[in-house]
């Protein structure tokens, strides 16, 4: 220098262009003499900026960060 892939909650990880869902963690409560386990409830997220569209995590462009391949 060229190319491919990835970016969603504290972590992992889904999502035909049509309500952003789950697990673990964390917090509160129940249970218990107490703790653990179990049960119930709660908080928190689409990497950035534009474009297309009635409507974008999703399609297009650029950028940022990371991984890999070629030279």
């Nucleotide at each position: 220098g060229g190319g491919a892939c990835u970016a969603u909650a504290g972590u992992u990880a889904a999502a035909c262009g049509g309500c952003a869902g789950a697990a673990c963690c964390c917090c509160c409560g129940a249970c218990u003499c107490a703790u653990a386990a179990u049960c119930g409830g709660g908080c928190u997220a689409c990497g950035a900026a534009g474009g297309u569209u009635c409507g974008a995590c999703u399609c297009c462009u650029u950028c940022u960060a990371g991984u890999c391949c070629c030279a």

Transfer RNA from Chryseolinea sp., 71 nucleotides, folded computationally. The organism belongs to Chryseolinea, within Bacteria. Its Rfam family is "tRNA". From the family's description: Transfer RNA (tRNA) molecules are approximately 80 nucleotides in length. It is annotated as a transfer RNA. The coordinates come from a structure-prediction model, not an experiment, and the mean pLDDT is 81. RNAcentral holds the sequence, with entries from ENA.